[in-house]
RNA sequence: GGGCAAUUAGCUCAGUUGGUAGAGCAGCUGACUCUUAAUCAGCGGGUCGUUGGUUCGAACCCAACAUUGCCCA
Numbered sequence: 001g002g003g004c005a006a007u008u009a010g011c012u013c014a015g016u017u018g019g020u021a022g023a024g025c026a027g028c029u030g031a032c033u034c035u036u037a038a039u040c041a042g043c044g045g046g047u048c049g050u051u052g053g054u055u056c057g058a059a060c061c062c063a064a065c066a067u068u069g070c071c072c073a
Base pairs, nucleotide, nucleotide: 001072002071003070004069005068006067007066010025011024012023013022019056027043028042029041030040031039049065050064051063052062053061
């Protein structure tokens, strides 16, 4: 220098033929218990890497850039 892949909650990841986002774990509160753990119920937490474009509407389509990993030279 060229190619490919990934980027979504604190962490690991879903989310498709575009219609304003979820699970598990973790955290907090409550119940239970002499207490802790376990179990059960509930709650909070996201400008979907950034900037533009397309569209009535974008996590999703297009472009550039950034970061990480792999391959080639």